[in-house]
RNA sequence: ACCGACUAAAGGCACCCCCGCAGCGAUGCGGGUCCGCAAAGCCCAGGAGUCUCGCCCACCCCGUCAAGGCGAGAUCGUCCGGCUACCGAA
Numbered sequence: 001a002c003c004g005a006c007u008a009a010a011g012g013c014a015c016c017c018c019c020g021c022a023g024c025g026a027u028g029c030g031g032g033u034c035c036g037c038a039a040a041g042c043c044c045a046g047g048a049g050u051c052u053c054g055c056c057c058a059c060c061c062c063g064u065c066a067a068g069g070c071g072a073g074a075u076c077g078u079c080c081g082g083c084u085a086c087c088g089a090a
Base pairs, nucleotide, nucleotide: 012037013036017032018031019030020029021028022027035077041083042082043081046080047079048078049075050074051073052072053071054070055069056068
């Protein structure tokens, strides 16, 4: 010098909840808060799961609800996957 990556150090993010704003809604944004996170950084135009809205179908009719199908959206702190990243013991 390189590889390695435990522990520690320096930091980082910010669950639930509260307030305000946006949205039909799921939810998102800002501030407070700090449950937790070694990727709780990014990607929803990688694969799923869950949730929201609309339409179709079914029913003698109307209405409502459930299941099914289709479309549009939300969620990366739901999982897998992809990309990137601080420190550096033996």
The RNA shown here (c-di-GMP-I riboswitch aptamer) has 90 nucleotides and comes from an Acidobacteriota bacterium. Rfam family: c-di-GMP-I riboswitch aptamer. Gene Ontology term of the family: cyclic-di-GMP binding. It was read from a public genome assembly, where an Rfam model found it. Taxonomically the source falls in Acidobacteriota (Bacteria, Pseudomonadati). Model confidence (mean pLDDT): 75 of 100.